[in-house]
RNA sequence: CCAAGAUAAAGCCACCCCUUAGGCAACUAAGGUCCGGAAAGCCAACGAGUCCAUAUGGUGUGGAUGGUCGGGUUACCUCU
Numbered sequence: 001c002c003a004a005g006a007u008a009a010a011g012c013c014a015c016c017c018c019u020u021a022g023g024c025a026a027c028u029a030a031g032g033u034c035c036g037g038a039a040a041g042c043c044a045a046c047g048a049g050u051c052c053a054u055a056u057g058g059u060g061u062g063g064a065u066g067g068u069c070g071g072g073u074u075a076c077c078u079c080u
Stems, first nucleotide, its partner, number of pairs: 003080001004078002012037002017032006035067001041073003046070003049065007
């Protein structure tokens, strides 16, 4: 440096749900919670899926989702 991820060590994040706020909505943020996660860090100006709104003859346009997947990128540790 690369790979890999253990009954290792030190840490990290925080599902569902609740409260408050924003949004037509999906959903987002903060606080609580802690199902789980070896990238559950980041990227939606790469591809797909799913969801919302709108219009609809065709199907288009805009939005959301990284804890849906692929991909990109950064990173702790070392029984190996």
Predicted 3D model of an 80-nucleotide RNA (c-di-GMP-I riboswitch aptamer) from Deltaproteobacteria bacterium YD0425bin51. The sequence was found by an Rfam model in a public genome assembly. NCBI's taxonomy places the organism under Bacteria, delta/epsilon subdivisions, Deltaproteobacteria.